[in-house]
RNA sequence: CCAGGUAAAGAGCAAACCGGCUGAAAGGUCGGGACGCAAAGCCUCCGGUCUACCGACUUCAGGGUCCAGGAUAGCGGGGUUACCCAG
Numbered sequence: 001c002c003a004g005g006u007a008a009a010g011a012g013c014a015a016a017c018c019g020g021c022u023g024a025a026a027g028g029u030c031g032g033g034a035c036g037c038a039a040a041g042c043c044u045c046c047g048g049u050c051u052a053c054c055g056a057c058u059u060c061a062g063g064g065u066c067c068a069g070g071a072u073a074g075c076g077g078g079g080u081u082a083c084c085c086a087g
Stems, first nucleotide, its partner, number of pairs: 002087001004085002012037002017032006035074001041080003045077003048072003055066004
């Protein structure tokens, strides 16, 4: 440096759910909690998915449809950095 994780060691993260805060929402965050994770560390570049405040269209109205500039890195791909072991 490269590809790998059968076994071991020491660590690490933390789904659902519950509570606080936050956000229009999706969601985020803090505490509790562990389903899992060898990058479940970090980055929205590509595809997917979720949401739809604003905006657009529509409706007599209530409302409806569309839209990412929002979100998801624990949906995949890609980029990037790293612990241990063994080759």
This is a predicted structure of an 87-nucleotide RNA (c-di-GMP-I riboswitch aptamer) from Aeromonas molluscorum. Its mean pLDDT, the model's own confidence on a scale to 100, is 88. The organism belongs to Aeromonas, within Bacteria. RNAcentral holds the sequence, with entries from Ribocentre.